Context: one part of a larger RNA
RNA sequence: UGACGGGGGUCCGCACAAGCGGUGGAACAUGUGGUUUAAUUCGACGCUACGCGAGGAACCUUACCUAGGUUUGACAUGUACUUGACAGCCGUAGAGAUACGGUCUUUCGGGCUUCGGUUCGGACAAGUACACAGGUGCUGCAUGGCUGUCGUCAGCUCGUGUCGUGAGAUGUUGGGUUAAGUCCUCUAACGAGCGCAACUCCUACUGUUAGUUGCUACUUAUUUUAAGGCACUCUAACGGGACUGCCUGGGAAACCAGGAGGAAGGUGGGAACGACGUCAAGUCAUCAUGGUCCUUACGCCUAGGGCUACACACGUGUUACAAUGGCCAGUACAACGGGUUGCCAACCUGCAAAGGUGCGCUAAUCUCGAAAAGCUGGUCUAAGUUCGGAUUGGGGUCUGCAACUCGACCCCAUGAAGUUGAAAUCGCUAGUAAUCGCGUAUCAGCAACGACGCGGUGAAUACGUUCUCGGGCCUUGUACA
Numbered sequence: 001u002g003a004c005g006g007g008g009g010u011c012c013g014c015a016c017a018a019g020c021g022g023u024g025g026a027a028c029a030u031g032u033g034g035u036u037u038a039a040u041u042c043g044a045c046g047c048u049a050c051g052c053g054a055g056g057a058a059c060c061u062u063a064c065c066u067a068g069g070u071u072u073g074a075c076a077u078g079u080a081c082u083u084g085a086c087a088g089c090c091g092u093a094g095a096g097a098u099a100c101g102g103u104c105u106u107u108c109g110g111g112c113u114u115c116g117g118u119u120c121g122g123a124c125a126a127g128u129a130c131a132c133a134g135g136u137g138c139u140g141c142a143u144g145g146c147u148g149u150c151g152u153c154a155g156c157u158c159g160u161g162u163c164g165u166g167a168g169a170u171g172u173u174g175g176g177u178u179a180a181g182u183c184c185u186c187u188a189a190c191g192a193g194c195g196c197a198a199c200u201c202c203u204a205c206u207g208u209u210a211g212u213u214g215c216u217a218c219u220u221a222u223u224u225u226a227a228g229g230c231a232c233u234c235u236a237a238c239g240g241g242a243c244u245g246c247c248u249g250g251g252a253a254a255c256c257a258g259g260a261g262g263a264a265g266g267u268g269g270g271a272a273c274g275a276c277g278u279c280a281a282g283u284c285a286u287c288a289u290g291g292u293c294c295u296u297a298c299g300c301c302u303a304g305g306g307c308u309a310c311a312c313a314c315g316u317g318u319u320a321c322a323a324u325g326g327c328c329a330g331u332a333c334a335a336c337g338g339g340u341u342g343c344c345a346a347c348c349u350g351c352a353a354a355g356g357u358g359c360g361c362u363a364a365u366c367u368c369g370a371a372a373a374g375c376u377g378g379u380c381u382a383a384g385u386u387c388g389g390a391u392u393g394g395g396g397u398c399u400g401c402a403a404c405u406c407g408a409c410c411c412c413a414u415g416a417a418g419u420u421g422a423a424a425u426c427g428c429u430a431g432u433a434a435u436c437g438c439g440u441a442u443c444a445g446c447a448a449c450g451a452c453g454c455g456g457u458g459a460a461u462a463c464g465u466u467c468u469c470g471g472g473c474c475u476u477g478u479a480c481a
Base pairs, nucleotide, nucleotide: 001481002480003478004477005476007475008474009473010472011471012470013469015465016464019428020427021426022425023424026319027318028317029316030315031314032313033312034310035309042053043052064305065304066303067302068301069300070299073132077131078130079129080128081127082126083125084124088103089102090101091100092099093098106123107122108121109120110119111118112117134294135293137292138291139290143288144287145283146282147281148279150277155194156193157192158191159190160189161170162169163168174185175184176183200271201270202269203268205240206239207238208237209236210235211234214230215229218228219227220226221225243265246259247258248257249256250255308447321421325380326379327378328377329376330375331374337368338367339366342361343360347356348355349354387418392413393412394411395410396409397408398407434457435456436455437454438453439452440451
């Protein structure tokens, strides 16, 4: 100087408390451990692994296993030599890779030429030989890059000066204040940098400009609708607006408490943004890369299988256990987004998944598209039920070369556990929790109940900081560095 303390002081955080809803019990989905297996590819392991890499494993992916093949190679460049074909299409054998057969069969320039060709050089392609390719083999404890975490915590430092023999100290401490090393004040310090804040984006109010595909108050026509119109809604570009600016009180100031006006008030709400560093944290399997290893194999091709196994254990979720509910009928209101190998209206067929036919749309135009909870009416009456839907049997639909291992969906039948969950434990402070549906990426299809977004309805509680956990600052002790 740090680190640590079941030392002290002080401050903060959904850290506790006060509340609301869960997890832990059930079934299923998913990930992991374990076990099994020819293989169940690999990585990730307290917080910071476990719906994680994977924003989509039937084949492919795929890295694993079994079997069949292959050796200048699936891919790149170069050298030497040889050839003019290779590829495509068809057939045979085969699980296929592949092998064989048939068909089809190059080009540019120069010289010679009997116009048939021949020779030289080049392009392209194939073969042979050699350099080499190739490796998701190993090492993240050799690395770059990227990332997690402490933590959006308020810290981490430097120059000059001063103090100290020195390590170092001071500044950065003290008194206030703040979300903040934010600001004020004192001051052997005076300044500065990286962080904080601001600048950026979205959202809330408003003005101007603009008016189609959007809007429709008003006018006209003849109802749908059309023509005017751009007032309103909306759209999208540029502005305004909030600054403790004003008032009152407190204070030396910074600032704090209250008030006015205002759509918004003291950082308005949200996002992006992550200092010096820590964990030899994670990643050699995104990529790049040193070293090392394999080179008729640890490379490459192919078929099938596996990654989907199942006495069990754990994590994360979904659906429930019902009456604030289930079922039936009627009826209302969104936002974000996607669409031409696509989204698909309307109509017809089917109980339905879907099929048929087919309008429009490269989209503020057409379409996905029904929002759901809600509201109105009816029914059920406390029951393992008209709750709950697992499981299983049967029949189908669709995608795709192909749904056996191993897809999703529909219909009929079946109708399991489950009556609110021990110890323990998680999230959340406001348009939040809870609850309700909608969209997108990936994607032929889909194991999505996941992830990321969007809007609808919309709470309760916070006395307080003694305690638990984590952190900041000051101080103290130390046999630790």
Molecule: small-subunit ribosomal RNA, 3' major domain
Organism: metagenome